About this RNA:
Transfer RNA from a bacterium, 73 nucleotides, folded computationally. It was read from a public genome assembly. Its Rfam family is "tRNA". It is annotated as a transfer RNA. Its family is annotated with triplet codon-amino acid adaptor activity in the Gene Ontology. From the family's description: Transfer RNA (tRNA) molecules are approximately 80 nucleotides in length. Its mean pLDDT, the model's own confidence on a scale to 100, is 81.
[in-house]
RNA sequence: GCCACCUUAGCUCAGCUGGUAGAGCAACACUUUUGUAAAGUGAAGGUCCCCGGUUCAAGUCCGGGAGGUGGCU
Repeated sequence: GCCACCUUAGCUCAGCUGGUAGAGCAACACUUUUGUAAAGUGAAGGUCCCCGGUUCAAGUCCGGGAGGUGGCU
């Protein structure tokens, strides 16, 4: 220098052919216990990497940029 893939909750990741974003774990509160752990219940937690474009509507489609991983030279 070129090519491919990835970027969504604190972490690991889903999200179908565009229609107001979810799971597991963690943390928090409660129940249970003499007390912890385990188990159960609940609530909370997001500018979907950034900037533009298309559209009535974009996490999703298009362009550009940034970061990361791998490959080639």